[in-house]
Context: one part of a larger RNA
């Protein structure tokens, strides 16, 4: 390559945004590139195949066929695709009318507790463990009261609850923003799906530079256990966890399931809205449309299990996989202040 895969067996890029590129609704005409039919030309011979013949047979040689899967010419067919021209409105998008949300920044503001400082009251232990030592405490701790600083993080409410594309997002208030949802159908009139490159985000750790440090704690000290303990217990304790500005690009970035459309039993919870029924009103209880859990046909699966939130059935775009182990290693490349990261083999084993 042609296939066959991708939830756990090897294999969905951590998420998006959008270039080329591929692929695209419904009618209507037009071309007739593509597509399709036909006629006529080339498609050297040899060779290779099938028939048949010549050497006594074969190899060898001779005639016929076939095939030469293909290019141009010319007529000729328009269903589809394609191009062009005109329409539509139901895909996508607007607008107005709601209602819900830890969505994203920036400012400010609060209460609880911890730690430490200042008083007070009190006096000998605290405190730690399986036991227990290190530690802390007569210079007066531990408790216990009043004041105060200072940082960090928001019990309860809190929920297979929300919101985000994904990483993520939880006190409370203002300001500044992004997105989806319902409902009407007013407007555009296919703008639409993917998305190689490329940009952009992107947890925690880590780096730089300046800040800040209460609690917590790699590292390191000290005490215990223990044959040893570079550990798991315990008292200490700097890095860092905070912010600001910049870098790093990585994860069990996990639903280990790429987006995107159609289709395809039912039951049941919960979020959000809209309509209807009902009522004095608000529940109840019908319908609908988004989400987000259970459960369960039919079909799928090696089984496990999935099952309208698919791992069913189709069709469109892109990524990825192709024996384990050397190896996500060398090497080169790009990219980083370093760490490293991204691309990514072979010998050689088995």
């Nucleotide at each position: 390559c042609u296939g066959g895969g991708c939830g756990u067996a090897a294999a969905g890029a951590g998420c998006g945004c959008g270039u080329a590129g591929g692929u695209g609704g419904u009618c209507c005409g037009a071309u007739c590139c593509g597509u399709c039919g036909g006629a006529g030309g080339u498609g050297a011979a040899a060779g290779c195949c099938c028939u048949c013949g010549g050497c006594u047979c074969a190899a060898c040689c001779g005639a016929g066929g076939a095939u030469c899967c293909g290019c141009g010419u010319c007529c000729g067919a328009u269903a589809c695709u394609g191009u062009c021209g005109g329409a539509c409105u139901u895909g996508a998008g607007u607008g107005c009318a709601g209602g819900a949300g830890a969505g994203g920044a920036g400012a400010g503001c609060g209460g609880a507790a911890u730690u430490c400082c200042c008083a007070g009251u009190g006096u000998a232990g605290c405190g730690g463990u399986g036991a227990a030592a290190u530690g802390c405490g007569u210079a007066g701790a531990u408790a216990u009261u009043g004041g105060g600083a200072g940082g960090a993080a928001c019990a309860c409410c809190g929920g297979u609850g929300g919101c985000g594309a994904a990483g993520g997002c939880g006190g409370c208030u203002c300001u500044c923003u992004g997105g989806a949802c319902u409902g009407u159908u007013a407007c555009u009139g296919a703008c639409a799906c993917u998305g190689a490159g490329g940009c952009g985000c992107g947890a925690a750790a880590g780096c730089u530079a300046g800040g800040g440090g209460a609690g917590c704690a790699a590292a390191c000290g000290g005490g215990a256990u223990u044959a040893g303990a570079u550990a798991c217990c315990c008292c200490g304790g700097u890095a860092g966890u905070c912010c600001u500005a910049g870098c790093c690009g990585u994860a069990a970035a996990c639903g280990a399931u790429g987006g995107g459309c159609a289709c395809u039993a039912a039951g049941u919870g919960u979020g959000g809205g809209a309509g209807g029924u009902a009522u004095c009103g608000a529940c109840c209880c019908c319908u609908u449309c988004c989400g987000u859990g259970c459960c369960g046909c039919a079909g799928c699966u090696a089984a496990c299990g999935c099952a309208u939130u698919a791992a069913g059935u189709g069709c469109c775009c892109c990524g990825c996989c192709u024996g384990g182990g050397g190896a996500g290693u060398a090497c080169g490349g790009c990219c980083g202040c370093a760490a490293g990261g991204u691309u990514g083999a072979a010998a050689c084993u088995c």
RNAcentral holds the full RNA, with entries from ENA and SILVA. Small-subunit ribosomal RNA, central domain from an uncultured bacterium, 350 nucleotides, folded computationally. The prediction has a mean pLDDT of 90.